[in-house]
């Protein structure tokens, strides 16, 4: 210089006017985000339900940490991609079991035999090496052998299984044994290990206040609770009718919950990291159909000569930690590859 | 705010669970039928299965994100 990786920051500043929500009622103070979104994971909070058996159910999936938890982070092992910085992985098990593997092919899995090969006149046997069909073809490749061959046998290589050593483990490397015994697929059932009271969610939950038409019509012997299902229990009811379905009437107001919080910001100290720990400092929205906006003036950003124009995604709605998805313009770091100079 | 469903041909669904051919009705269009039309008979045309990424040899069908449209859901007698 050219090409490329990998991370981060911002989210236009100040100032004047008129407004809108809330907290002090005199002055003042605060007022959208990095995603406030999708609600996908995890909690916190608040309620009900948990007398007891028993099927079920749901999450997680290398391996160590970090954390209130997590499916989230971080550091590490593998495997594939990449010249490299570097990235991508839903990365236990298919020698438990069951199921699929269309068409093509001889055969799609207890092998087996179309062509070609060998012995053979023929019948019929040997073999599983070539050909040829599939995504996929029964360890690979070189020898020996042999009728043709064929882990039948022997080098490496890959596979299994066992030991040693290294490591905190994942896992490496290293030696012995075995003659291959083991196609894929678990984002199909399933095993296998570990984890998790279930259930609803702010329209939760609590207090208060309003308000009034059920002598209706219908079905009817069960209904309901024990918050997934059965036993078991427990209320209600069996024509004076539970419970349902229809039709028809009222009230939708106020108070709490509400914002202090695994809190934000600075400094230290300990860790490779994620993050912990310890001081000092701060109070930062709390609306009930939803306030945060509207306009001026300056300077900055981009595109036009000039007038002038543009400026992303997107808005709280009980609070949190996270993923995932959108986002325009700017601007920083760090590092790798080739070329050139010095 | 909470849940729940749905997207397949021009319009209404089926096939998704258990992965290999995308079907049905109605509409079309063409041929026969009729003097003509309509029925009626025969034949055909049309479908990136909302999108994007991944598991698989293989995806409408299986997993994930994502878009868009539909239902419910206050209390009291």
């Nucleotide at each position: 210089a050219a090409g490329g990786c990998a991370g981060g920051u911002u989210a236009g500043a100040c100032g004047g006017u008129c407004g809108c929500c809330c907290c002090a009622u005199u002055u003042g103070g605060g007022g959208a985000g990095g995603a406030a979104a999708g609600u996908c994971c995890g909690a916190g909070c608040u309620u009900u339900c948990a007398a007891g058996g028993g099927c079920a159910g749901g999450g997680u999936g290398c391996c160590u940490c970090g954390u209130a938890a997590c499916a989230c982070g971080a550091g590490g092992g593998g495997u594939c991609c990449g010249u490299a910085a570097g990235g991508a992985c839903a990365c236990g098990g298919a020698a438990a079991g069951c199921g699929c593997c269309a068409c093509a092919g001889a055969a799609a899995a207890c092998a087996a035999a179309c062509u070609a090969c060998c012995c053979a006149u023929c019948c019929g046997g040997g073999a599983a090496a070539a050909g040829g069909u599939g995504a996929a073809a029964a360890g690979g490749c070189g020898g020996u052998g042999u009728a043709a061959g064929a882990g039948a046998c022997c080098a490496c290589c890959g596979c299994a299984u066992c030991g040693a050593u290294g490591g905190a483990g994942a896992c490496a490397u290293c030696g012995a044994u075995g003659g291959c015994a083991c196609g894929g697929c678990a984002a199909g059932c399933c095993c296998c290990a570990c984890c998790c009271g279930a259930a609803a969610g702010a329209a939760a939950a609590g207090c208060c206040a309003a308000a009034u038409a059920g002598a209706g019509g219908g079905a009817g012997a069960g209904a309901g609770g024990u918050u997934g299902c059965c036993c078991g229990c427990c209320u209600c009811a069996a024509u004076u009718g539970a419970u349902c379905c229809c039709c028809g009437g009222g009230u939708a107001g106020g108070c709490c919950g509400c914002u202090u919080g695994a809190g934000g910001u600075c400094g230290u100290g300990c860790g490779c990291g994620a993050g912990c720990g310890c001081g000092a400092u701060c109070c930062c929205a709390g609306a009930u159909a939803g306030a945060u906006g509207a306009u001026c003036g300056u300077c900055a950003c981009c595109c036009g000569u000039u007038a002038g124009g543009g400026a992303a995604c997107a808005g709280a709605a009980c609070u949190c930690g996270g993923c995932u998805u959108a986002c325009a313009g700017a601007c920083c770091u760090g590092c790798c590859u080739u070329g050139a100079u010095a | 705010c909470g849940g729940g469903g749905c997207g397949u041909a021009g319009c209404g669904c089926a096939g998704c669970c258990u992965g290999g051919u995308a079907g049905c009705g109605c509409a079309c269009u063409u041929g026969c039928u009729u003097g003509g039309g309509g029925u009626g008979c025969a034949a055909g045309u049309g479908g990136u299965c909302g999108g994007c990424c991944g598991u698989u040899c293989a995806a409408a069908u299986c997993g994930g994100c994502u878009c868009g449209c539909c239902c419910c859901g206050a209390c009291c007698a």
Predicted 3D model of RNase P RNA and transfer RNA as a complex of 419 nucleotides. Its mean pLDDT, the model's own confidence on a scale to 100, is 80. Rfam match: Bacterial RNase P class A.